[in-house]
RNA sequence: GUCCCUGUAGUGCAAUGGACAGCGCGUUGGACUUCUAAUCCAAAGGUUGUGGGUUCGAUUCCUACCUAGGAAG
Numbered sequence: 001g002u003c004c005c006u007g008u009a010g011u012g013c014a015a016u017g018g019a020c021a022g023c024g025c026g027u028u029g030g031a032c033u034u035c036u037a038a039u040c041c042a043a044a045g046g047u048u049g050u051g052g053g054u055u056c057g058a059u060u061c062c063u064a065c066c067u068a069g070g071a072a073g
Base pairs, nucleotide, nucleotide: 002071003070004069007066010025011024012023013022018056027043028042029041030040031039049065050064051063052062053061
């Protein structure tokens, strides 16, 4: 250099072009408890790697680059 693949909340992952991007764990607050743990309720937290493009509409499709991993040589 060629080909394949990964990137989404603090973390692990969902979401086959359709409206508010969700789930578990974690964090914070509350209930319960003599206290802690457990359980229950609620909340906060996202430039969906970056830039362009297609589309009425993009996490999703196309394209270039970046990042992590792999294959052949």

Overview:
This is a predicted structure of a 73-nucleotide RNA (transfer RNA) from Trichonephila inaurata madagascariensis. The source organism's lineage runs through Eukaryota, Bilateria, Chelicerata, Entelegynae and Trichonephila inaurata. Its mean pLDDT, the model's own confidence on a scale to 100, is 81. Its Rfam family is "tRNA". Rfam links the family to the GO term triplet codon-amino acid adaptor activity. By type it is a transfer RNA.